[in-house]
Molecule: small-subunit ribosomal RNA
Organism: uncultured bacterium
C1' cells in the first nucleotide's frame, strides 16, 4: 500500500482500440472579482536596442596640478605733498581638501542566459608517486650597495572627431644591475627507509643558480616587501560506471594506433614535431544524422516506472558572429585588447564609435509574462590603516487572483408558511426561515489615536508599515459551471434533423429531463469553467506484469558461427552471491518530532531517509573459473531387416495422336439444346504395319520415405538418413541459434533441344440485355530434357526446435523378445513411426489431450486498434517480372474471434393445406349495375390502398341524412350547466314581408309561499359551450391478417463463464406439442381436443293455435265436430359412438377391413370459439380520451346545389350469347322469417303497375307464399319466338317535393353479344352447379348488394416431382430494420 466506468452485438463471452472520472502547471482564454500573508512572473526572436544606472578604490606607494586657510616674504592699482597707508599680485613654508597621470589591489567574484554541447559535458566513486593556488593562517629567516629611463607637466605640431606625433624635465612600493641566503631549484655521488610499475621520502657531501620596498606615526608600533616550508581554500588533469532517438546511418580512421628522440605545459599525453612500425574503433552499435545544457530535485504512480529540469542550490557553456593571444595567482576575460564579418550610429568622406543572454525600460515576435521605483538601514562583496567610497548583488516597495494559504460577505429568532416567481391533477406544491419584522455582533472595510521588532552604543529604505486602542453603522463585499448515461443534480415554455449541443456513447424530423430561456436543484467558491501539456487509470510494451491453432502474432525448411544456456561427483578459488565494518551519498527538498509568525501557507532546530558508489573483513550452499574422476545426455563399433529418400544409365507394355495400306459408306463430332469443326478429294468405324513424345492403370492403404518443398511401372550402378538388437569404445563432445551458407511447389525468365496429349493468350460457335465468362470446336507460349536464374504460395497441423514428467481404449507400419505350434497363425510384452476416441488439466469458446493447445526447462522468431499498406521513399538482390526490408499524412470508433437465438438459402430430410394435379363451374371479351383510380368541378365531403382497399365504413345520399360548395342569417350561441341582476310569463294561435331561417305586429296567458322567497320561463353579464378541425406515429376499446396453423411458455432440477440450452429432441403415431415408447429431466400453464349451440336416431314427459291411425257425427270439399296421443310435429329432459366387439399388423399408442351390430363408425355434418405474438396493419368519422388548433367562426340555423359529373383504367356482380333452350297452357311439393300508420283473404274495376269495397289476424289460429321440376304444345340454329341495353309514348305508387336524381306497369323500339388473348378465381358432398323464397335498413328506392332459407343435385382426387403458403429437425451465413437483408465496382 493496487477501486473503476462508457462504447463493437438482437443478446453473450473474449480480444482490442477509443473515451471519461484523479493529480499537477512559470500557463493562456471566457465570465466574475472584497481583504491579507507567502511565493512566482518573456516557456516565443541567443531578435534589434534610445536613455539612465550595474566596478571600483587607495594621496598612509609617487611626482605634480588645483582649492581653502595660516605664516613669512614680495609689494601693484588707488589714496596721500610726502612719510606712509592699502593690500592686489607673486613666491616660499605648513595644515586641510580635491584628483588627471604613474603605481598597487580588484575588474577571472557577484549578476544574466541556455545558443552551442551526446562530451569525462554532467552525475557518482576514485587517482594525481603527473600539478598549480593571489588574498588568509601558522611557524622561520631576511630587506645591503647602486643605476638608468617613461607618463604626468611644459613647448611645438597633426586631426572634423576619436585620438595622436616630436622635443625637453621628473618621482616612486614602477623598471634594472651587483651582493648576501636557507630546509629552494639543478647536476653528480653513494646511504637508509618505503611503495602502486614508472618511482617516492629522508638525511649527507661537492658544485652551480636565484630575493627584497618602502609607507604612516613624536614614538611604541602598525601596514607592507623578499625567500623557503606547512596548512586552509580554490582549481587543473586522468580513470571506472551511468547518461535520448534513428540500422530506411554498417563500416569508420593517416596524427589515425603504438614506439624512440625532441618541443611544449603548472602538470601526464600525438598536445606538437622528426623517425620507425601498421595499427586503432565497431553489431556489447563504431561512423553518420536528428534532438538536447547535466544534476540535486519537481510532477505523477501502490510500487517498479514514466515525464520534466521554470523558481532555489551545484557543475558546465556562452556574452553581436567567428578567430586569436596579451596581462595576471587565476581569463584565452559579459560592461579588457587585437583581427575578420554582419548590423547600427557619427563624419568635414579622410576616418571613427558601438555591443542590455546585468537592473529598469523601448520596438518587434507572441495566446502570453511586471516599475526607465526606494535604499545601501540589514546580509554579503571590492578597495582602504581607517574614516569612508562603490555595489540594479541584496533588502524593500509597485503591477498581475499567476499559484498556495487564511479570513469575510453577518448571527439568533421569526409561519399568515406573506408578496412575487415557477409548476399544477386547480386541491395544491415549491422557492422557504428564505424575506420582511424583532434582538444582537463588529472579523474585513472606514475614521481617529498610540506605535514597534528588525540595530542589546549610533545608523531604518521598508514605514507612521505590522500590531494595539477607541468610535460608527448590517452598513461596502458572490460568482461560475453543471443537471440523458458515465456523474451529484428536473420541470415548464420556445424550437421542430432548423437553430444548435457534444469528452465518449450520442441528442434535435411537434409532447426534447441532451438545443435556447425560465423556475428549481447539484457542485465548487473569490473564484469557476475551457484549452494546452505531463503522469495515472493503461497489466494498452507486461522487470514487477502480456501474448502468438481460429482474435494481431511461429521465420517455407535446414545446417551452422557469434551469443545464450547446459548431466553426475571430488578438491580448490572467491568473479557473481550473502553478511559485517568504514568512507562518501553538499545544502535545500522529502518524512518525522518540535519551535516562530493569532492559524495556515511560509520560515526554522533536531533526527531519519536519500534504496547508490567505493574500500575492507568474513562465509562457500548455489552460478562462474581451475584441476581430477564418472556414464544416465550425445556420438562410435559389431549384427539385422523396412522404405514412391536422392542422382545417373538402360530397357518395358497399355493408351493417345499422326503416317501408310486394306475393308467400307454417309455421316462423324459435340451439347441442356445447338452451331462452329471434320467428311464423297472417302471421314467416322474397322484391320494390319510404322513413328513420336509424355505419363506410368490395377497393386494403393488417415500405408511408406524425406528437414521442408516433395517422392509412385521394372532392372542396374552410386549414395544420404532413420529404426531395431547388442552394450564394445569415447567421456558432456550437448541444446538452440542473430548474421552467414546451401535447399526451396507452381508460374515466370535466359540459351539450346524436344513437342504425342493437354492448354493461358488468340480465333470461331453458342448462351446472354451484354458475355471481355461458365459450354463447345480449334489453338500458340508453356507443360518435357540440359545448363543457369527467380525465391514466392492457404510453403497449413494456419500449431518453431530440443528435453523431462503426467490415466486409459481401439487401429495400423517397421523391428525384437516370450508363450504356443511340426511350421505359420494367434496371444503377451517392448522400442520406433502413423491414426482415432477419451481422463485429469488447459482454453474466450471451438477444441487440444503422451504426435498437448497439459505441467516445466533452454534458445530463436514474431505481435501491440481498423483502414491507408504484403504500399511510397531509400537501400540490398534480380536479365526482367519482381522479391526482401518497410513508414507517414489522413480517415474511423470501431475492426475482429468463438459461440447463442432467430430469419433466410435457386441447402438437405420429414409432413400438411382446393397448394398443385384430376374434375365441375366461372372471371378476363359484350351490355348494364355497383365500388375505386384518374380527370373534371364552386363542391364533386371524409376514410379504406398487395395478400389483409375497391356491392368496403354505407343494413337504404331526391329534402333530411351531410360532414362538401354557393348564398342569406345568429354570436352565451342549435342543445347542457353554475352564479349575479332584471323581467313575468313560457307555450300556443293568427296576420304580413321573405326562398327559408328569421323578422315585424296582434290575440291569449302563471303556480306555490311561513311573504323572506322558491318553481318555471325569458333577457343581460360572467365562468363556459360547441368543433365529423389535426395527430390511429401519444392512446383506450374494437377489428383484419398470418391461422383453427400447432404452436407459445413457466416452476423446480440439470448442463453452460455467459447469451442460452434441456424439457419441446429421437423412434412410431395423430387433424393436432394427439398420444405411446425412449430419455436429466419431472411437472404445469395458454393453445389442440372436450364441455356449448344446431342438425341426424330413439325414448320419456307434455298436447294448443299443431296432428288424425282407430271410434262416432258431418260437408261439394275440408280435422269441420265429438274425441284421441298412436303417428307427424312442437320443446324440455335423457339415451346413443367408446376402436367397445371380431380379424390382421404393431412392444404400445394406434392403423387397416363391401367385418358384425347400429339411425349414425373411427373428429357423424355444421357453427360459436382464434395461444404467445407479427404487420408503429385499420379506425381520433361509431364511441371514449392526452396534446395542439378555431371562438361574430374551423361553431350554429336556413334555401339551393353537390356526394349521381365522364375521354378513360381496374375490381366485384347481374343478364346473356341459346334447343339440357325460349314461348304458351296445365299440374304439384318447402323451409326460414315478417306483419297494426302493418300483412291482407275474398269480391269488383283496370291489359297492367294499381285502385275501390270488405274480412281475418297483435299471429303453430289470419296473411305474405314458391320456382326450377313434371305433363301437353310450339319454335329448328337464325343475331333468331335467343338477348334484352337504349330510346319514344302513356301510366301507377310513395312522398311538402321525383328537373338535376326514385321504383314499378303497359305499348313501341330491339344495341352489343355466336362462349371470350395472356392470365386468373371458387369448390372434395347434400358440396359445386342450378331454382326460387324471406329478412334487415326503409315513406319510397336506384338491392343485380348483404344476411338467411329450403328445392333439384353432380364430376374428380393417380399422386406429392413442380408453383404458393405453413409446421418440425438439420446445415451454411459477413443477414438480426432479419434476402424487399447485406454489400462491391463505376459514374454524377
Nucleotide at each position: 500500500u493496487u477501486a473503476g466506468a462508457g462504447u463493437u452485438u438482437g443478446a453473450u463471452c473474449c480480444u482490442g482500440g477509443c473515451u471519461c472520472a484523479g493529480g499537477a502547471c512559470g500557463a493562456a482564454c471566457g465570465c466574475u472579482g472584497g481583504c491579507g500573508g507567502c511565493g512566482u512572473g518573456c516557456u516565443u526572436a541567443a531578435c534589434a536596442c534610445a536613455u539612465g544606472c550595474a566596478a571600483g578604490u587607495c594621496g598612509a606607494a609617487c611626482g605634480g596640478a588645483g582649492g581653502u586657510u595660516a605664516u613669512u616674504u614680495u609689494g601693484a592699482a588707488g589714496c596721500g605733498c610726502a612719510a606712509g597707508u592699502a593690500g592686489a599680485u607673486a613666491a616660499a613654508u605648513a595644515a586641510c581638501c580635491u584628483u588627471a597621470g604613474u603605481g598597487g589591489c580588484g575588474g577571472a567574484c557577484g549578476g544574466g542566459u541556455g545558443a552551442g554541447u551526446a562530451a569525462c559535458g554532467c552525475g557518482u566513486g576514485g587517482a594525481u608517486a603527473a600539478c598549480c593556488u593571489g588574498c588568509c593562517u601558522g611557524a622561520a629567516u631576511g630587506a645591503c650597495c647602486g643605476g638608468g629611463g617613461c607618463a604626468a607637466c611644459a613647448c611645438c605640431g597633426g586631426g572634423a572627431a576619436a585620438c595622436u606625433g616630436g622635443u625637453g624635465c621628473u618621482a616612486a612600493u614602477a623598471c634594472c644591475g651587483g651582493a648576501u641566503a636557507c630546509g629552494c631549484u639543478c647536476u653528480u655521488a653513494g646511504a637508509u627507509g618505503c611503495c602502486c610499475a614508472u618511482g617516492c621520502a629522508u638525511a649527507u657531501a661537492a658544485g652551480a643558480g636565484g630575493a627584497a620596498a618602502g609607507g604612516a606615526g613624536c614614538a611604541a608600533u602598525c601596514c607592507g616587501c623578499a625567500u623557503a616550508c606547512a596548512g586552509a581554500u580554490g582549481g587543473g588533469u586522468c580513470c571506472g560506471c551511468g547518461u535520448c532517438c534513428c540500422a530506411u546511418u554498417a563500416g569508420c580512421u593517416a596524427g589515425u594506433u603504438g614506439g624512440g628522440g625532441g618541443u611544449g605545459u603548472a602538470a601526464g599525453a600525438g598536445a606538437c614535431u622528426c623517425c620507425c612500425a601498421a595499427g586503432g574503433c565497431a553489431a556489447c552499435g563504431a561512423u553518420g544524422g536528428g534532438u538536447a545544457g547535466c544534476c540535486g530535485g519537481c510532477c505523477u504512480g501502490a510500487g517498479a516506472g514514466g515525464g520534466u529540469g521554470g523558481a532555489c542550490g551545484g557543475c558546465c557553456a556562452c556574452a553581436c558572429u567567428g578567430g586569436a593571444a596579451c596581462u595576471g595567482a587565476g581569463a584565452c576575460a559579459c560592461g579588457g585588447u587585437c583581427c575578420a564579418g554582419a548590423c547600427u550610429c557619427c563624419u568635414a568622406c579622410g576616418g571613427g564609435a558601438g555591443g542590455c543572454a546585468g537592473c529598469a525600460g523601448u520596438g518587434g515576435g507572441g495566446a502570453a509574462u511586471a516599475u526607465u521605483g526606494c535604499a545601501c538601514a540589514a546580509u554579503g562583496g571590492g578597495g582602504g590603516a581607517a574614516a569612508c567610497c562603490c555595489u540594479g548583488a541584496u533588502g524593500c516597495a509597485g503591477c498581475a487572483a499567476c499559484g498556495c494559504c487564511g479570513c469575510g460577505u453577518g448571527a439568533g429568532u421569526g409561519a399568515u408558511g406573506a408578496c412575487g416567481g415557477u409548476c399544477u391533477u386547480c386541491g395544491g406544491a415549491u422557492u422557504g426561515u428564505a424575506a420582511a419584522g424583532c434582538u444582537c455582533u463588529g472579523u474585513c472595510u472606514u475614521c481617529a489615536g498610540g506605535g514597534a521588532c528588525g540595530a542589546u552604543a549610533a545608523u531604518g529604505a521598508c514605514g507612521g508599515u505590522a500590531c494595539c486602542u477607541g468610535a460608527g453603522g448590517a452598513g461596502g463585499a458572490a460568482g461560475c459551471c453543471a443537471c440523458g448515461g458515465c456523474u451529484a443534480a428536473c420541470u415548464a415554455c420556445g424550437u421542430g434533423c432548423c437553430a444548435g449541443c457534444a469528452g465518449c456513447c450520442g441528442c434535435g424530423g411537434u409532447a426534447a429531463u441532451a438545443c435556447g430561456u425560465a423556475g428549481g436543484u447539484g457542485g465548487c467558491a473569490a473564484g469557476c469553467g475551457u484549452u494546452g501539456u505531463c503522469c495515472g487509470g493503461a497489466u494498452u510494451u507486461a522487470c514487477u506484469g502480456g501474448g502468438c491453432g481460429u482474435a494481431a502474432a511461429g521465420g517455407g525448411a535446414g545446417c551452422g558461427u557469434a551469443g545464450g544456456c547446459g548431466g553426475a561427483u571430488u578438491u580448490u578459488u572467491a568473479a557473481g552471491u550473502g553478511a559485517g565494518a568504514u568512507g562518501u551519498g553538499a545544502a535545500a527538498u522529502a518524512c518525522u518530532c518540535g519551535g516562530g509568525c493569532u492559524u495556515a501557507a511560509c520560515c526554522u532546530g533536531g533526527g531519519u531517509g536519500c534504496u547508490g558508489c567505493a574500500u575492507u573483513u568474513c562465509a562457500a550452499a548455489c552460478u562462474g573459473g581451475a584441476a581430477g574422476u564418472c556414464u544416465a545426455g550425445a556420438g562410435u563399433g559389431c549384427a539385422g531387416g523396412a522404405g514412391a529418400g536422392g542422382a545417373g544409365a538402360a530397357g518395358g507394355g497399355a493408351a493417345u495422336u499422326c503416317c501408310u495400306a486394306g475393308u467400307g459408306u454417309a455421316g462423324c463430332g459435340g451439347u441442356g439444346a445447338a452451331a462452329u469443326g471434320c467428311g464423297u478429294a472417302g471421314a467416322g468405324a474397322u484391320u494390319a504395319g510404322g513413328a513420336a513424345g509424355a505419363a506410368c492403370a490395377c497393386c494403393a492403404g488417415u500405408g511408406g520415405c524425406g528437414a521442408a518443398g516433395g517422392c509412385g511401372g521394372c532392372c542396374u550402378c552410386c549414395u544420404g538418413g532413420a529404426c531395431c538388437a547388442u552394450u564394445c569404445c569415447u567421456g558432456a563432445c550437448a541444446c538452440u541459434c542473430a548474421g552467414a551458407c546451401g535447399c526451396g511447389a507452381a508460374a515466370g525468365c535466359u540459351a539450346g533441344g524436344g513437342u504425342a496429349g493437354c492448354a493461358a493468350a488468340c480465333g470461331g460457335a453458342a448462351u446472354u440485355a451484354g458475355a471481355g465468362a461458365c459450354u463447345c470446336c480449334g489453338g500458340u507460349a508453356g507443360u518435357c530434357c540440359u545448363a543457369g536464374c527467380c525465391c514466392u504460395a492457404a510453403a497449413c497441423g494456419a500449431u518453431g526446435c530440443a528435453g523431462a514428467c503426467u490415466a486409459g481404449g481401439c487401429g495400423u507400419c517397421g523391428g525384437c523378445g516370450g508363450u504356443u505350434u511340426a511350421a505359420u497363425c494367434a496371444c503377451c510384452g517392448u522400442c520406433g513411426g502413423u491414426g482415432u476416441c477419451c481422463a485429469a488439466g488447459c482454453u474466450a469458446a471451438c477444441g487440444c489431450g503422451a504426435u498437448a493447445a497439459g505441467u516445466c526447462u533452454g534458445c530463436c522468431g514474431c505481435c501491440u486498434g481498423a483502414g491507408g499498406a504484403c504500399u511510397a521513399c531509400g537501400g540490398c538482390c534480380g536479365c526482367a517480372a519482381g522479391g526482401c526490408u518497410a513508414a507517414a499524412a489522413c480517415u474511423c470508433a470501431a475492426a475482429g474471434g468463438a459461440a447463442u437465438u432467430g430469419a433466410c438459402g435457386g441447402g438437405g430430410g420429414c409432413c400438411c393445406g382446393c397448394a398443385c394435379a384430376a374434375g365441375c363451374g366461372g372471371a378476363g371479351g359484350a351490355a348494364c349495375a355497383u365500388g375505386u383510380g384518374g380527370u373534371u368541378u364552386a363542391a364533386u365531403u371524409c376514410g379504406a390502398u398487395g395478400a389483409u382497399a375497391c356491392g368496403c365504413g354505407a343494413g337504404g345520399a331526391a329534402c333530411c341524412u351531410u360532414a362538401c360548395c354557393c348564398g342569406g342569417g345568429c354570436u352565451u350561441g342549435a342543445a347542457a350547466u353554475g352564479c349575479a341582476u332584471c323581467u313575468g310569463a313560457c307555450c300556443g294561435g293568427c296576420a304580413c314581408a321573405g326562398a327559408g331561417a328569421c323578422g315585424u305586429g296582434c290575440c291569449u296567458u302563471c303556480c306555490c309561499u311561513u311573504c323572506g322567497g322558491g318553481g318555471c320561463a325569458g333577457a343581460u353579464g360572467u365562468g363556459u359551450a360547441g368543433g365529423u378541425g389535426c395527430u390511429g406515429c401519444a392512446u383506450g376499446g374494437u377489428u383484419g391478417u398470418c391461422g383453427u396453423c400447432a404452436g407459445c411458455u413457466c416452476g423446480u432440477g440439470c448442463c453452460g463463464u455467459g447469451a442460452g440450452g434441456u424439457g419441446u429432441c429421437g423412434g412410431c403415431u395423430u387433424a393436432a406439442g394427439u398420444g405411446c415408447c425412449a430419455u436429466a429431466a419431472c411437472g404445469a400453464g395458454c393453445g389442440c381436443a372436450a364441455c356449448c349451440c344446431u342438425u341426424g336416431u330413439c325414448a320419456u314427459u307434455a298436447g294448443u293455435u299443431g296432428c288424425c291411425a282407430u271410434c262416432a257425427g258431418g260437408u261439394c270439399a275440408a280435422g269441420c265436430u265429438g274425441g284421441g296421443g298412436a303417428c307427424u310435429u312442437u320443446a324440455a329432459u335423457g339415451a346413443g359412438a367408446c376402436u367397445g366387439c371380431c380379424a390382421c399388423c404393431g412392444u404400445a399408442a394406434g392403423g387397416u377391413g363391401u367385418g358384425a351390430g347400429g339411425a349414425a363408425g373411427g373428429g357423424g355434418g355444421g357453427g360459436a370459439g382464434g395461444a404467445c405474438g407479427u404487420c408503429a396493419a385499420a379506425u381520433c368519422a361509431g364511441c371514449a380520451c392526452g396534446g395542439c388548433c378555431c371562438u361574430u367562426a374551423u361553431g350554429u340555423c336556413c334555401g339551393g346545389g353537390g356526394c349521381g359529373a365522364c375521354a378513360c383504367a381496374c375490381g366485384u356482380g347481374u343478364u346473356a350469347c341459346a334447343a339440357u333452350g325460349g314461348g304458351a297452357g296445365g299440374u304439384a311439393c318447402a323451409g326460414a322469417g315478417g306483419g297494426c300508420a302493418g300483412c291482407u283473404a275474398u269480391c269488383c274495376g283496370g291489359u297492367g303497375a294499381c285502385g275501390g269495397a270488405a274480412u281475418g289476424c297483435u299471429a303453430a289460429u289470419c296473411u305474405c307464399c314458391a320456382a326450377a321440376a313434371c305433363c301437353u304444345u310450339u319454335c329448328u340454329c337464325a343475331g333468331u319466338u335467343c338477348g334484352g341495353a337504349u330510346u319514344g309514348g302513356a301510366g301507377u305508387c310513395u312522398g311538402c317535393a321525383a328537373c338535376u336524381c326514385g321504383a314499378c306497369u303497359c305499348c313501341a323500339u330491339g344495341a352489343a353479344g355466336g362462349u371470350g388473348g395472356a392470365u386468373u378465381c371458387g369448390c372434395u358432398a347434400g358440396u359445386a352447379a342450378u331454382c326460387g323464397c324471406g329478412c334487415a335498413u326503409c315513406a319510397g328506392c336506384c338491392a343485380u348488394g348483404g344476411c338467411g332459407c329450403g328445392g333439384u343435385g353432380a364430376a374428380u382426387a393417380c399422386g406429392u416431382u413442380c408453383c404458393c403458403g405453413g409446421g418440425c429437425c438439420u446445415u451454411g451465413u459477413a443477414c438480426u430494420c432479419a434476402c424487399c437483408g447485406c454489400c462491391c465496382g463505376u459514374c454524377a